The RNA shown here (SAM riboswitch aptamer (S box leader)) has 101 nucleotides and comes from a Phycisphaerae bacterium. Its Rfam family is "SAM riboswitch aptamer (S box leader)". Rfam describes the family as follows. The SAM riboswitch is found upstream of a number of genes which code for proteins involved in methionine or cysteine biosynthesis in Gram-positive bacteria. The coordinates come from a structure-prediction model, not an experiment, and the mean pLDDT is 85. The sequence was found by an Rfam model in a public genome assembly. The source organism's lineage runs through Bacteria, Pseudomonadati, Planctomycetota and Phycisphaerae.

RNA sequence: CCCUUAUCAAGAGUAGCCGAGGGAACGGGCCCGACGACGCUACAGCAACCUGGCAAGGAUUUGCCGAGGUGCUAACUCCCGCCCUUUGGGGUAGAUAAACG
Numbered sequence: 001c002c003c004u005u006a007u008c009a010a011g012a013g014u015a016g017c018c019g020a021g022g023g024a025a026c027g028g029g030c031c032c033g034a035c036g037a038c039g040c041u042a043c044a045g046c047a048a049c050c051u052g053g054c055a056a057g058g059a060u061u062u063g064c065c066g067a068g069g070u071g072c073u074a075a076c077u078c079c080c081g082c083c084c085u086u087u088g089g090g091g092u093a094g095a096u097a098a099a100c101g
Stems, first nucleotide, its partner, number of pairs: 001101001004098005013043005021032003026081004044073003049069002051066006077093001082090003
């Protein structure tokens, strides 16, 4: 990177550095930002996909505990866009994990 599967209404921030845009992309909106955003680093935290332990079970399953590998820590994936029977559902796209290549 391709493809497949699962999840995406919950949760969790301080400090230092940097210095102008940022919120994936396009259009529209809205918001964050010199009272320093975004990003980077350190520490802290959240969660529990993989994973370790334990228990139950015929079982490839379920539950509990942990936190080694990831991930995440403004706003529903910030909202809308396409379809439908429109307080909603689905699709596309995206993000994250895991498996194959």